[in-house]
RNA sequence: AAAUGACAAAGCCAAAUCCCGAGUGAUCGGGAGACGGAAAGCCACGGAUCUUUAUGCGGUUUUAAAAGACAGCCGGGUUGCCUAU
Numbered sequence: 001a002a003a004u005g006a007c008a009a010a011g012c013c014a015a016a017u018c019c020c021g022a023g024u025g026a027u028c029g030g031g032a033g034a035c036g037g038a039a040a041g042c043c044a045c046g047g048a049u050c051u052u053u054a055u056g057c058g059g060u061u062u063u064a065a066a067a068g069a070c071a072g073c074c075g076g077g078u079u080g081c082c083u084a085u
Stems, first nucleotide, its partner, number of pairs: 003085001005082001012037002017032006035072001041078003045075003049069005
């Protein structure tokens, strides 16, 4: 330095749920909480999933288009702690 990821050590993040706030919504932020995670750090590039808009029909649903959400859905990019082996 690289690989690997342990009944190691120091730590880290934080699901569901509840409270408050923002948003039309998906969802997001803060607090409590801890299901879990070796990148559950960061990035919306590709796919999946979800939301909204107006139109096509009076309504519902669905399809197409556009905008958005999601990194703890998968793939990809990028940065990082430790070293029993």
The RNA shown here (c-di-GMP-I riboswitch aptamer) has 85 nucleotides and comes from a Desulfobacteraceae bacterium. The prediction has a mean pLDDT of 80.